[in-house]
The RNA shown here (transfer RNA) has 66 nucleotides and comes from a marine eukaryotic metagenome. Its mean pLDDT, the model's own confidence on a scale to 100, is 83. It matches the Rfam family "tRNA". By type it is a transfer RNA. Rfam's curators write: Transfer RNA (tRNA) molecules are approximately 80 nucleotides in length.
RNA sequence: GGCGUAGCUCAGUUGGUAGAGCACAGCUUUCGUAAAGCUGAGGUCACGGGUUCGACUCCCGUCGCC
Repeated sequence: GGCGUAGCUCAGUUGGUAGAGCACAGCUUUCGUAAAGCUGAGGUCACGGGUUCGACUCCCGUCGCC
C1' cells in the first nucleotide's frame, strides 16, 4: 500500500430496500441417476467507535490475510 460482503468465487461508484454465479434443499422431468427447468433457504457487510435524517460505502482505531 491492497484486501476482509452468503458454504465457495466475487459484484455492489454521486451515502437511500444487500445481490450474481457455483454449491445446498424441495419440486417437475426419468424405470433410476445425471443433465435441464422452476422455486426456496442461507448475511452481525472482519470488530469497535465517529459523522449523517440515513453508512457495505465517508473518517478514526483494532484484528486478520497478501
Record summary
The RNAcentral record of the sequence draws on MGnify.